A computed fold for a 545-nucleotide part of an RNA from a metagenome, annotated as small-subunit ribosomal RNA, 5' domain. Its Rfam family is "Bacterial small subunit ribosomal RNA". The coordinates come from a structure-prediction model, not an experiment, and the mean pLDDT is 83.
[in-house]
Context: one part of a larger RNA
RNA sequence: GAACGAACGCUGGCGGCGCGCUUAAUACAUGCAAGUCGUGCGAGAAAGCGGGGGCAACUCCGCAAGUAAAGCGGCGAACGGGUGAGUAACACGUAAGUAACCUACCUCCAAGUUCGGGAUAACCUUGCCAACGCGGGGCUAAUACCGGAUGUGGUCCCGGAGCCACAUGGCUCUGUGACUAAAGUUGACCUCUACUUGUAAGUUUACGCUUGGAGAUGGGCUUGCGGCCCAUUAGCUAGUUGGCAGGGUAACGGCCUACCAAGGCUUCGAUGGGUAGCCGACCUGAGAGGGUGAUCGGCCACAUUGGGACUGAGAUACGGCCCAGACUCCUACGGGAGGCAGCAGUAGGGAAUUUUGCGCAAUGGACGAAAGUCUGACGCAGCGACGCCGCGUGAGCGAUGAAGGUCUUCGGAUUGUAAAGCUCUGUUGGGUGGGAAGAAAACCCUUUGGGAGAAUAUCCCUGAGGCUUGACGGUACCACUCGAGGAAGCCCCGGCUAACUACGUGCCAGCAGCCGCGGUAAUACGUAGGGGGCAAGCGUUGUUC
Numbered sequence: 001g002a003a004c005g006a007a008c009g010c011u012g013g014c015g016g017c018g019c020g021c022u023u024a025a026u027a028c029a030u031g032c033a034a035g036u037c038g039u040g041c042g043a044g045a046a047a048g049c050g051g052g053g054g055c056a057a058c059u060c061c062g063c064a065a066g067u068a069a070a071g072c073g074g075c076g077a078a079c080g081g082g083u084g085a086g087u088a089a090c091a092c093g094u095a096a097g098u099a100a101c102c103u104a105c106c107u108c109c110a111a112g113u114u115c116g117g118g119a120u121a122a123c124c125u126u127g128c129c130a131a132c133g134c135g136g137g138g139c140u141a142a143u144a145c146c147g148g149a150u151g152u153g154g155u156c157c158c159g160g161a162g163c164c165a166c167a168u169g170g171c172u173c174u175g176u177g178a179c180u181a182a183a184g185u186u187g188a189c190c191u192c193u194a195c196u197u198g199u200a201a202g203u204u205u206a207c208g209c210u211u212g213g214a215g216a217u218g219g220g221c222u223u224g225c226g227g228c229c230c231a232u233u234a235g236c237u238a239g240u241u242g243g244c245a246g247g248g249u250a251a252c253g254g255c256c257u258a259c260c261a262a263g264g265c266u267u268c269g270a271u272g273g274g275u276a277g278c279c280g281a282c283c284u285g286a287g288a289g290g291g292u293g294a295u296c297g298g299c300c301a302c303a304u305u306g307g308g309a310c311u312g313a314g315a316u317a318c319g320g321c322c323c324a325g326a327c328u329c330c331u332a333c334g335g336g337a338g339g340c341a342g343c344a345g346u347a348g349g350g351a352a353u354u355u356u357g358c359g360c361a362a363u364g365g366a367c368g369a370a371a372g373u374c375u376g377a378c379g380c381a382g383c384g385a386c387g388c389c390g391c392g393u394g395a396g397c398g399a400u401g402a403a404g405g406u407c408u409u410c411g412g413a414u415u416g417u418a419a420a421g422c423u424c425u426g427u428u429g430g431g432u433g434g435g436a437a438g439a440a441a442a443c444c445c446u447u448u449g450g451g452a453g454a455a456u457a458u459c460c461c462u463g464a465g466g467c468u469u470g471a472c473g474g475u476a477c478c479a480c481u482c483g484a485g486g487a488a489g490c491c492c493c494g495g496c497u498a499a500c501u502a503c504g505u506g507c508c509a510g511c512a513g514c515c516g517c518g519g520u521a522a523u524a525c526g527u528a529g530g531g532g533g534c535a536a537g538c539g540u541u542g543u544u545c
Stems, first nucleotide, its partner, number of pairs: 001545004006541005013391006019384002021349001026347003030344003035075003040072002048063006082302003092226007101219002106215008114148004123138006153180004158175007184207002187204003193200003228274003235265003240262004245257003277299004281292004304325005327338004355381001357380003363377001364375004394424004404415004428486001429482006438472001444466004449461004489534005494515003500529005510517002
C1' cells in the first nucleotide's frame, strides 16, 4: 500500500447492487417448511338454507354434495433446503478403466394386454386403556394381493457356426429342453357382431399396464498422478498378504466363512500423534510465490449420541422405523411423547451477525389428462454505512477586505469571497396528479392445415385471433409545484509523513507504530486559533499478502 462475512469509538442525508452466528454440531416455546391424484377403489357427513307435520320439544324431505374429513391404492417423500462435527481418505481434483455393474420417471423400436380366485381397511358392532393405542365378531372394492394360460422375447443347461478383442473373455446367428408377464380407467359411436328401441362383453380415442432391446440421464466400483505439520512418532500388520473352494452383492474384491501357504507395508517416511471438509475460486503480488476456502457453483460427509435394518429404481433415509444412552415434557406410576446443522423466532455463549413479514405473479420442483393443489426452494419486502458504486449537502457575483475570534514587533496579519448582500438553479427532499415493464401462457371460445378412426362422434398435432392472471406496488418512472430551505463529519499537524502558533501543565497529568516527548518559554501532553488529509464516512484493533 492492498484486502476483509469483521468488531470497537466518534459521526451519519439519499439511492442501486451485494452481504449478514466466523463463537456453543449448545438447548429449544410457537407457527409454517411434502404433498398430490375422485380419469385406480369402496364408502360418505355437518352447519346453513328451503319446504311439510307438530302447541312445543322435535321430526321428515330437498339443496348444501357425491362436497368436507378419513380409509385402501399409485407416484413423490433419496429432490429441493441446512451445516462442516467427523474425515489425511480414491474424501476431493484431474485423467483413464468397467470384457466386473445398476438406472424409477423420459424418448425410440418390437411384441402383448387372456381366464379366474380368496382376502382386507374404511364402515357396523363389541371389549380393554389415564394417554399413546390395542384386540374380538360381521360386511365390501380396486390399477391392492394370489393362481392358471400364452411366450415375440428374456434367463439358464447342453450342442453347432461366425466375427471381434486388451488376459480373465465379448458379441451375433442357430438346435433341443426347463423357467418366466400383464390392469384397467376415460371420452365417443353404431361401420362390423349380439339382442335389434338403443345399449353392450362390439368398434374406436386418450391415458395406463406387461415383456424385451436401444438411448438419454443419474449413479456404483477400480486405477495413475496431485495437494498439511511432527522423527522430541521407527518399526507396523493375523483376515494381516496371497491362493483354493463356497457364500454374498447390481457388480469386482478377505467383502465374509472354512482350509492351505507365510506373506504384506516401511527412511522415496510405514505406523502413531496433531490439525483440517476438498475443489472451481477469492485476497495479495510485476511475476514466481504466499495466504484463504464467507457469499455463488461442483463433489463429499452429517442430521440429539451410538448401532441396525425395512421399504424402494434409488436411502442404510434431517421433518420414516427399531434398539441402546443422555436430555426435555406428560402420566391415573402401569407407561407414553420429542429431536430447528429447514424458514422465522427464543435463551445461552460472544467483540459480533436481521423479520415469529408478503406472495406463489415469475423461475424451478412434486402430483394430476387437465383445471389445479402444495412448495419458508424461489421471487420480493423489512432491519444493519457491513461492503462496493453513484449522487447531494448548492451555483455565480460579491472588499467598507464588516463584525467577532486568534496572533501581534501594536504598525498590522489571519480566518477571508469566507459571511452579509444581489442574481440564479432545483439534483435530492416535501406536496399534487399520472403511472409501468417484468405476462408468456395454460384452460376455455372461434378457426387454417394435417393425422388416428367405419365416421360428418370423438381425440391428437400445428398455425392464427380472442379471453384471463402481478407479491413487489400506487413501487420505479414522468409531469407540475414549494423552497437554499431539511442534509458534514472524523483523524492528524516532532521525524518517518502533507500540515504551526498561543495559553495551561511542569518527568506531574499525559502521549507513543518506531525513534522518542514531558523535570518552567513543550510545533510531541491538554485546550484554542490556524493548517493538512479523507469524506457519509473517518480513525483504532484484529488477520492475510
The full RNA is in RNAcentral, with records from SILVA.